[in-house]
Context: one part of a larger RNA
RNA sequence: CUGGGCGUAAAGCGCGGGUAGGCGGUCCGGCCAGUCAGAUGUGAAAUCCCACCGCUUAACGGUGGAACGGCGUCUGAUACUACCGGACUCGAGUGCAGGAGAGGAGAGUGGAAUUUCCGGUGUAGCGGUGAAAUGCGUAGAGAUCGGAAGGAACACCAGUGGCGAAGGCGGCUCUCUGGACUGCAACUGACGCUGAGACGCGAAAGCGUGGGGAGCAAACAGGAUUAGAUACCCUGGUAGUCCACGCCCUAAACGAUGGGCACUAAGUGUGGGAGGUAUCGACCCCUCCCGUGCCGCACCUAACGGAGUAAGUGCCCCGCCUGGGGAGUACGGCCGCAAGGUUGAAACUC
Numbered sequence: 001c002u003g004g005g006c007g008u009a010a011a012g013c014g015c016g017g018g019u020a021g022g023c024g025g026u027c028c029g030g031c032c033a034g035u036c037a038g039a040u041g042u043g044a045a046a047u048c049c050c051a052c053c054g055c056u057u058a059a060c061g062g063u064g065g066a067a068c069g070g071c072g073u074c075u076g077a078u079a080c081u082a083c084c085g086g087a088c089u090c091g092a093g094u095g096c097a098g099g100a101g102a103g104g105a106g107a108g109u110g111g112a113a114u115u116u117c118c119g120g121u122g123u124a125g126c127g128g129u130g131a132a133a134u135g136c137g138u139a140g141a142g143a144u145c146g147g148a149a150g151g152a153a154c155a156c157c158a159g160u161g162g163c164g165a166a167g168g169c170g171g172c173u174c175u176c177u178g179g180a181c182u183g184c185a186a187c188u189g190a191c192g193c194u195g196a197g198a199c200g201c202g203a204a205a206g207c208g209u210g211g212g213g214a215g216c217a218a219a220c221a222g223g224a225u226u227a228g229a230u231a232c233c234c235u236g237g238u239a240g241u242c243c244a245c246g247c248c249c250u251a252a253a254c255g256a257u258g259g260g261c262a263c264u265a266a267g268u269g270u271g272g273g274a275g276g277u278a279u280c281g282a283c284c285c286c287u288c289c290c291g292u293g294c295c296g297c298a299c300c301u302a303a304c305g306g307a308g309u310a311a312g313u314g315c316c317c318c319g320c321c322u323g324g325g326g327a328g329u330a331c332g333g334c335c336g337c338a339a340g341g342u343u344g345a346a347a348c349u350c
Stems, first nucleotide, its partner, number of pairs: 003322004007304002012318001014201003021194003025088006033081002035077008049065006091191001092188003095184004103177007110154001115149007125136002162169002206247006215241002220236004258317006267294010299306002323350003332343004
């Protein structure tokens, strides 16, 4: 001396419940497996190391010692760990009482708007652009009024507001249903944390079968622009976007920051709850808990920045990185209807 790292340099699995495993609160007793001490046996010789000696020296050789990092046996110690027994309540959970929420699923329902159709009024334009044209319109468009149909999305409220593990969730009502939070301390008594595999969930696009189709719109067609214009702009427009069921399983799936617990200056805003104070009462003000922002010390950081929502200080468990290109490619395996996904190299080259 016995790795260093993972916000932005390579590196946190997209997310969750959870198997094996790893790790694990307080007190008492038992045991002595781990652990520790002493003794003893063994650890062949040679080699290595030390001392002395022999060949003129050295290499080489001889004698003695040390060492052989280990293992076995016996005796002992019992703090810690394990194991066994007993007890505890602060970890974890249950119960009871509450209020908050776009959490999820199903059913129903409302208004605005777009479009189309029907009818009335009405006449020559409308539309579109930088300017135009394609396009629509005297078979009566556009505008305007009334009616009808249908699909999709829910203005204002709306807020670094809320909920969810993540993806994500926003009109209103009902039914079913998950989670979190606050208060009370009645109950259980360590029941906990993490989690290789495996399993489930997982935006958009895409795929299969059937439906639906208002608006929007890849592809496609036309008009412009241009040297060209397989684009940007314009007129159209099909998949798709929507629903049901079944697949796909990816992402700048981002806080580019895995999860848990504990500790570490202040200040300020906001969401949910409780208590106190005050009041006729609602507010105001103070305290506590949970969430979500800003700011800022110590400290950390290459810097930027982070800073009680840590990237600070520690402990436990998992995942991952190890120069750039080749390459997230090839081959093989597994998965998929396919598209492809996942696992994942090397030659060569700088």